The prediction has a mean pLDDT of 84. c-di-GMP-I-GGC riboswitch aptamer from an Actinomycetes bacterium, 78 nucleotides, folded computationally. Taxonomically the source falls in Actinomycetes (Bacteria, Bacillati, Actinomycetota).
RNA sequence: CGCGAAAAGGCAAACCCAUCGUGAGGUGGGGGCGCAAAGCCACGGAACUCCGCUUAGGAGUCGGCCGGGCUACCGAAG
Numbered sequence: 001c002g003c004g005a006a007a008a009g010g011c012a013a014a015c016c017c018a019u020c021g022u023g024a025g026g027u028g029g030g031g032g033c034g035c036a037a038a039g040c041c042a043c044g045g046a047a048c049u050c051c052g053c054u055u056a057g058g059a060g061u062c063g064g065c066c067g068g069g070c071u072a073c074c075g076a077a078g
Stems, first nucleotide, its partner, number of pairs: 001078001003075002010035002015030006033064001039070003043067003047061005
């Protein structure tokens, strides 16, 4: 450089409880399906929600849907 064997360490889906939000969903606790960037950034797209004359459009959610950018622990084989 590249890669993800082993181990340490890390994160935490569904579901349950509390709480915030009209909602998509967020946060905290339990939980553990999975994850080698499941770390960070809503920049492009997808999906979803609310408003709207249900048209045009506007305001949002989602990083564990796909790209893009930035950064990073450990280490065998190559």